Source information:
Transfer RNA from a Lachnospiraceae bacterium, 71 nucleotides, folded computationally. The coordinates come from a structure-prediction model, not an experiment, and the mean pLDDT is 81. Taxonomically the source falls in Lachnospiraceae (Bacteria, Bacillati, Clostridia, Lachnospirales).
């Protein structure tokens, strides 16, 4: 220098045009004499900037960061 893949909540992670699932953790509550356990509730403009579209996490282009391969 070239090619490909990845970027979604504090962590893991689904979602492939139509309200962004789930688990762990945090916080609050119920229960208990107090706790633990259990149960209920609680959060994301999807790395950034543009474009396409009635509508974009999703499609297109660019940028940034990471990984792999080629040279």
């Nucleotide at each position: 220098g070239g090619u490909g893949c990845c970027a979604u909540a504090g962590c893991c992670a689904a979602g492939u045009g139509g309200u962004a699932a789930g688990g762990c953790g945090u916080g609050g509550g119920u229960c208990u004499g107090c706790a633990a356990a259990a149960c209920c509730c609680u959060g994301a403009u999807c790395a950034c900037g543009a474009g396409u579209u009635c509508a974009a996490a999703u499609c297109u282009c660019g940028u940034u960061g990471g990984c792999a391969c080629c040279u």